RNAcentral holds the full RNA, with entries from ENA. Predicted 3D model of a 505-nucleotide part of an RNA (small-subunit ribosomal RNA, 5' domain) from an uncultured prokaryote. The prediction has a mean pLDDT of 85.
Context: one part of a larger RNA
RNA sequence: GAUGAACGCUAGCGGGAGGCUUAACACAUGCAAGUCGAGGGGCAGCACGAUGUAGCAAUACGUUGGUGGCGACCGGCGCACGGGUGAGUAACGCGUAUGCAACCUACCCUGUACAGGGGGAUAGCCCGGAGAAAUUCGGAUUAAUACCCCAUAACGAUAUCUGGAGGCAUCUUUGGAUAUUUAAAGAUUUAUCGGUACGGGAUGGGCAUGCGUAACAUUAGCUAGUUGGUAGGGUAACGGCCUACCAAGGCAACGAUGUUUAGGGGUCCUGAGAGGAUGAUCAGCCACACUGGGACUUAGACACGGCCCAGACUCCUACGGGAGGCAGCAGUGGGGAAUAUUGGACAAUGGGCGCAAGCCUGAUCCAGCCAUGCCGCGUGAGUGACGAAGGCCUUAGGGUUGUAAAGCUCUUUUGGCGGGGACGAUAAUGACGGUACCCGCAGAAUAAGCCCCGGCUAACUUCGUGCCAGCAGCCGCGGUAAUACGAAGGGUGCUAGCGUUGUUC
Numbered sequence: 001g002a003u004g005a006a007c008g009c010u011a012g013c014g015g016g017a018g019g020c021u022u023a024a025c026a027c028a029u030g031c032a033a034g035u036c037g038a039g040g041g042g043c044a045g046c047a048c049g050a051u052g053u054a055g056c057a058a059u060a061c062g063u064u065g066g067u068g069g070c071g072a073c074c075g076g077c078g079c080a081c082g083g084g085u086g087a088g089u090a091a092c093g094c095g096u097a098u099g100c101a102a103c104c105u106a107c108c109c110u111g112u113a114c115a116g117g118g119g120g121a122u123a124g125c126c127c128g129g130a131g132a133a134a135u136u137c138g139g140a141u142u143a144a145u146a147c148c149c150c151a152u153a154a155c156g157a158u159a160u161c162u163g164g165a166g167g168c169a170u171c172u173u174u175g176g177a178u179a180u181u182u183a184a185a186g187a188u189u190u191a192u193c194g195g196u197a198c199g200g201g202a203u204g205g206g207c208a209u210g211c212g213u214a215a216c217a218u219u220a221g222c223u224a225g226u227u228g229g230u231a232g233g234g235u236a237a238c239g240g241c242c243u244a245c246c247a248a249g250g251c252a253a254c255g256a257u258g259u260u261u262a263g264g265g266g267u268c269c270u271g272a273g274a275g276g277a278u279g280a281u282c283a284g285c286c287a288c289a290c291u292g293g294g295a296c297u298u299a300g301a302c303a304c305g306g307c308c309c310a311g312a313c314u315c316c317u318a319c320g321g322g323a324g325g326c327a328g329c330a331g332u333g334g335g336g337a338a339u340a341u342u343g344g345a346c347a348a349u350g351g352g353c354g355c356a357a358g359c360c361u362g363a364u365c366c367a368g369c370c371a372u373g374c375c376g377c378g379u380g381a382g383u384g385a386c387g388a389a390g391g392c393c394u395u396a397g398g399g400u401u402g403u404a405a406a407g408c409u410c411u412u413u414u415g416g417c418g419g420g421g422a423c424g425a426u427a428a429u430g431a432c433g434g435u436a437c438c439c440g441c442a443g444a445a446u447a448a449g450c451c452c453c454g455g456c457u458a459a460c461u462u463c464g465u466g467c468c469a470g471c472a473g474c475c476g477c478g479g480u481a482a483u484a485c486g487a488a489g490g491g492u493g494c495u496a497g498c499g500u501u502g503u504u505c
Base pairs, nucleotide, nucleotide: 001504002503003502005501006500007499008498009497012377013376014375015374017372018370019369020335025333026332027331029330030329031328034077035076036075039074040073042070043069046068047067048066049064050063051062052061053060054059084288085287086286093213094212095211096210097209098208099207100206103205104204108201109200110199111198112197113196114195116150117149118148119147126139127138128137129136130135156181157180158179159178160177161176162175163174164173165172166171186193187192214260215259216258221251222250223249226248227247228246229245230244231243232242233241263285266282269276270275290311291310292309293308294307313324314323315322316321341367343366344365345364349363350361351360352359353358380410381409382408383407390401391400392399393398416441417440418439419438420437424432449494450493452491453490454475455474456473460489461488462487463486464485470477471476
C1' cells in the first nucleotide's frame, strides 16, 4: 500500500458497489420450466346461450359440447439454455497457436424438388377389480401433425466398374454406367402457419497437435491393452476406444512413476521494473449436482429441480410396501471471529412455447438489512478582549485553555413540514415510486469521535503509584522527584470514522 475481512470504542446523510473465505454439513415451508385448442379425441370445472320441472315472480334444481374457453389425457417444441458450487482434476483441464483430406449441428437464412393412396392400434372417456397409500390390472370403445404399409424420387446413401482434374502421405473432387435402398401432415379467422428430401450458409459443438502450466529425489525406476502391427467391431468422427491374433515394445535424470497440494486463464494487489502474491465480485472455459455405477430419450445429456440399480441418511405406513435429495431464490439448524429478506414486479433487458393475444421466467430489474470498503456532503459563517467565569500550571507577579465561549449580525447544505413531479416506453403498458429532482416555510436549529504524545514518530506538564499495579511493534519503562504505568490539564494525528488483529506485496 491492499483487503469478500473480523474485533473494540464511536456514528448524521447520500451515491454507486460488495456481502458463508468455515461443514461439496443436514434441511421444515413456499416459489425457481413450461407452453401450444391454429395437431387430436373430448368436456372434469367456470361463464354464456338454448331448453325442461317447481313456483304468480324473484329464484332453485336439472338437461344440452351449442359457444367462449379448458382440468386431466394423446401429440409437438422446450426442459442439454438460464441459475448454483469448486468437491474432484497436475490433465490437451486451461491458455495460446494451428489442423480435421477423420466429424456432427434442432430452431434460423437461402436454393431446388415434392406432399398420391391405404391400414391397424392406443391413451383419455365408460365398465369392473387389487391396494392403507404410492400406484396398478382386466374388458369394451375412439382420434390425430402419434404409428405402420404401398406408390413416386435423385443432384441423396451404399456397392461395383470406368474416364478426367487436383493435392497434403492416407487421398480430394468431378463426369458416366449398373444394382440396391429411402419421404411427407395437416391446420386455419383464407391473411397465413406448418410438412418431406437434398444442397449451401450461419451458429454451436466434437476430435487431434506444437508450446506454456505447483511442491517434494528424505519418491528412481515405471508399464501388460502396456508400445506397435493385421483383421473386425464400435462411434457423428480418427484412434487399443474395444475384441481376436502377431511382434516386444513404450516412458524416464530435459525428472518417468509415486506422494502432497490445487479448478486453470482474462484479471486483481504490490513493486521504478524484474519479480512476488492472488484467482472474491464481472465476463469466457472446465468439472460437479446426496455417494458410486448405468444407460434411455434426444439435433444435443450419460441429464441439478428425468429414469434404473446399489449405498448412507431422513420421512410415511394398515408392516405388505412406498417417498425424498436447496452446490437455484429466500429461509432453518449446525460449524464459525464472520457474511443479509421465508420482500416487489415481469415495467425494462433476455429466454421458452405460441400465427397472435398471451402464459411462464427467485434469469433479470428493483426494494429491504449491514460504515464491509470507495466517493461526495454536513455537524455552521462573520464579528467579538474587561483576553469574562471555570479548569490546569505557577517563581503567586502571572501564564494557558482562548476569538474559544457569551453577545451581536447572517445563512439553511442535511434533516422536518407543505406543494409540484419525471427520464427509463418517440402509440398502450412503470415493480422501482409520489422515488430522483424542483419550489416554498420555520429554525443554529437534528449531527464528533478515536488513537497517540521516551526514541524510531508529529505532539509535555502536574498529581497518584513505588520492580507493585501496569505498559510494550523494537529498543525498553516502573525499586519515592516516571514527559514510557493510571488520571487530569494541555497538545499532535486522522476524521464518520479511529485503533487493534489476521493475510499479502